Context: one part of a larger RNA
RNA sequence: GUCAGGGAGUUUGCUUCAGUGGUGAGAUGAAAAUCUUAGCGAAAGCAAUAUGAGCGUAGCUUCGGCGUGGCUCAGGGUGUGAUAAGCGCCUAUAAAUCACUGGGGCAAGACCCGAAGCCAGUCGAUCUAACCCUAAGCAAGUUGAAGUCUGGCGAAAGCUGGAUGGAGGACUGAUACCGAUGCUGAGGACCAAUCGCUCGGGUGACUUGGGGUUAGGGGUGAAAAGCCAAUCGAGACUGGAAAUAGCGGGUUCCUCGAGAAAUGCAUCUUAGUGCAGCCGGAUCGGAGAUAGAUGAGAGGGUAGAGCUACCAAUUGGAUUGUCAAGGGUCGAAAGACUCAGCUUUCCUGUUAAACUCCGAAUCUCUUAUCGUCGUAGAAGAUCCAAAGUGAGGGUGUCCGGGUAAGCCGGGCCUCCAAGGUGGGAACAACCAUGACCAGAGUUAAGGUGUUUAAAUAUCAACUAAAUGUUGAAGGACGUUCAAAACCUCAGACAGUUGGGAGGUAGGCUUAGAAACAGCCAUCCUUUAAAGAGUACGUAACAGUUCACCAACCGAGGUUUUGGGCUUUGAAAAUGGAAGACACUAAGUUGAUUACCGAUACUUUGGACUCCGAAAGGAAUGUGGUAUCGAGGCGUUCUCAAUGGGUAGAAGCAGGGUCGUGAGUUCCUGUGGACCGUUAAGAAAUGAAAAUCCUGAU
Numbered sequence: 001g002u003c004a005g006g007g008a009g010u011u012u013g014c015u016u017c018a019g020u021g022g023u024g025a026g027a028u029g030a031a032a033a034u035c036u037u038a039g040c041g042a043a044a045g046c047a048a049u050a051u052g053a054g055c056g057u058a059g060c061u062u063c064g065g066c067g068u069g070g071c072u073c074a075g076g077g078u079g080u081g082a083u084a085a086g087c088g089c090c091u092a093u094a095a096a097u098c099a100c101u102g103g104g105g106c107a108a109g110a111c112c113c114g115a116a117g118c119c120a121g122u123c124g125a126u127c128u129a130a131c132c133c134u135a136a137g138c139a140a141g142u143u144g145a146a147g148u149c150u151g152g153c154g155a156a157a158g159c160u161g162g163a164u165g166g167a168g169g170a171c172u173g174a175u176a177c178c179g180a181u182g183c184u185g186a187g188g189a190c191c192a193a194u195c196g197c198u199c200g201g202g203u204g205a206c207u208u209g210g211g212g213u214u215a216g217g218g219g220u221g222a223a224a225a226g227c228c229a230a231u232c233g234a235g236a237c238u239g240g241a242a243a244u245a246g247c248g249g250g251u252u253c254c255u256c257g258a259g260a261a262a263u264g265c266a267u268c269u270u271a272g273u274g275c276a277g278c279c280g281g282a283u284c285g286g287a288g289a290u291a292g293a294u295g296a297g298a299g300g301g302u303a304g305a306g307c308u309a310c311c312a313a314u315u316g317g318a319u320u321g322u323c324a325a326g327g328g329u330c331g332a333a334a335g336a337c338u339c340a341g342c343u344u345u346c347c348u349g350u351u352a353a354a355c356u357c358c359g360a361a362u363c364u365c366u367u368a369u370c371g372u373c374g375u376a377g378a379a380g381a382u383c384c385a386a387a388g389u390g391a392g393g394g395u396g397u398c399c400g401g402g403u404a405a406g407c408c409g410g411g412c413c414u415c416c417a418a419g420g421u422g423g424g425a426a427c428a429a430c431c432a433u434g435a436c437c438a439g440a441g442u443u444a445a446g447g448u449g450u451u452u453a454a455a456u457a458u459c460a461a462c463u464a465a466a467u468g469u470u471g472a473a474g475g476a477c478g479u480u481c482a483a484a485a486c487c488u489c490a491g492a493c494a495g496u497u498g499g500g501a502g503g504u505a506g507g508c509u510u511a512g513a514a515a516c517a518g519c520c521a522u523c524c525u526u527u528a529a530a531g532a533g534u535a536c537g538u539a540a541c542a543g544u545u546c547a548c549c550a551a552c553c554g555a556g557g558u559u560u561u562g563g564g565c566u567u568u569g570a571a572a573a574u575g576g577a578a579g580a581c582a583c584u585a586a587g588u589u590g591a592u593u594a595c596c597g598a599u600a601c602u603u604u605g606g607a608c609u610c611c612g613a614a615a616g617g618a619a620u621g622u623g624g625u626a627u628c629g630a631g632g633c634g635u636u637c638u639c640a641a642u643g644g645g646u647a648g649a650a651g652c653a654g655g656g657u658c659g660u661g662a663g664u665u666c667c668u669g670u671g672g673a674c675c676g677u678u679a680a681g682a683a684a685u686g687a688a689a690a691u692c693c694u695g696a697u
Base pairs, nucleotide, nucleotide: 001697002696003695004694005693006692011108012107013106014105015104016103017102018101019100020099021098022097023096026035027034028033039046040045049074052073053072054071055070059066060065075091076090077089078088079087080086111250112249113248114247118240119239120238121237122236123235129214130213131212132211133210134209135208136207137206138204140172141171142170143168147164148163149162150161151160152159153158177201178200179199182197183196185195186194216232218228219227220226253632254631255630256629257628258627263276264275265274266273267272277389278388281384282382283381284380288373289372290371292370293369294368295367296366297365298364299363304358305356306355312351313350316347317346318345321342322341326339327338328337329336330335392416393415394414396412397411398410399409400408401407420433421432422431423430436606437605438604439603440602441601442600446596447595448594449581450580451579455593457592458591459590460589461588462587468583474568475567476566478565479564480563481562482561483560484559485558486557487556495552496551497550498549499548501525502524503523506520507519508518531546535544536543607622608621609618610617611616633686635683636682637681638680640678641677642676643675644674651670652669653668654667655666656665658663
């Protein structure tokens, strides 16, 4: 891992509600007594309509009405107060009580499993720490302290040479022994600390055997919170004990009906909980309701706009007054004038969430009409019983924060959550569509070259980039369409050939300046035309070229603006994606028809739900997590009734039947002794999950 078996809302007490049943102003109990028939008040204490009025459902009706239940007034009791008023609670021929079953609450282990921890007692120093007693061990080599002997020197203290000697937490070092630095080596773990090489100590604060002592808030510790039996920031075991867990995981058969919330307030509270909101159920109620549309009447200060309409900002100019301080001019000085500044008036250009002289659309409320829903029961009600939720998320749109974000915080709609199916290559929330079951057909979104169901359809354009696949400002003699202006058979535009001259090297400047360094001027002539010169060039000339003219040629050309497609702008990490192939349409734009394509729509049959006594009828019903409600299936046992079985029970295997389903039933084989059905009752009653438990393998 697999298979089998086991495995989680139980039981008791108290309490509350509902259903069913018994009795009933009483119920129950053997009794004591308990609950109820009266309340109010802290208490003393006082103490209610045995019906006054109206509305009105069902029902009845002599169609006038009456009217159980229901509703609204009035009245009453009591407390407070003042003998008041007001206010609180209560109140009319009643409904209780006991039992059972079920739903909740509280107390208990309280649906099951899960801590780390806390406390008590007990057991541990065969590991390890320290100490005590008693023992044992340390290859080989090196160094050469004190002391001693002796030579020399010295007045002495002493110094010094040689020999001897053999000290040392001395040195080197073994595979004695103890240790553990690096390879961050090896290792399918030989090993819950090993193996290899390397390395440290190796006569000492050394190492080791045997025997003892110290014990858990305690020991021991050359101190690392180390060690105290693979356990240590407080050992292990047993008990308290099923500790507690707002946290994590799990929680077992079927069908049918309804169906949420991720919000507000509070919280040592934000992983929780309480109250409210939203769901479900029951009972009552008895005729209106209001998601939509249109009209009418109200409300408002947003978007926008505006500002000599306030307030607060803000561009430029003109103009008036003033000139104390500052700048400037004049003056010997007093001072004068002026700039800037401030100020008056006018023109002009902009802004505002906390500006408004203005002011929408939407929106909200009321109301009318239509629509829709409703006696097959709407609205509403009950201090009824019972939940879940209280981590939300996405598109669109309107805002706030932020450089921004698949960012954070809001409003509105909607979707996902709790929603399947078709499309979008794949893809919770984008598009189509709200899935009871089965058959047939038609469409939606989206598609119709192949993958892949359906036109390699039709018409007219564009694109050359495989653009078609994501992107901005800003660019583009890419191409196409449109408009405007100008030139043009008296020959345009482009091209080719030729000319492109003279006064003159204009004057000045300058070493030089000759069209062409620079400054000034820029005329005249010959002409078809030719600048006192457009660009190269020279030291300066020269030379080339252009403007301009003619000839050749022969029909459009030049410029500007705008639109379409295209292009550039355009950088990311494994190789790589219009899904792929491929396509020049099978791309893009406009138009047309046909077809494909969903659980949508239509249709046929059926099931459920709802109404009804039945016959029968109804549609706008039947997606669904949490959750609530309803009805069933199966297992074990008990009682009663009734059946089957050695002519073969249960179980097991295989194959059929019936039922929406849980399941049921039959046949065959195996098996070899028990097993059902019906009506009730009782539960240790249903497994795929819990790193679930046990066993087998």
Molecule: large-subunit ribosomal RNA, domain II
Organism: Candidatus Aenigmatarchaeota archaeon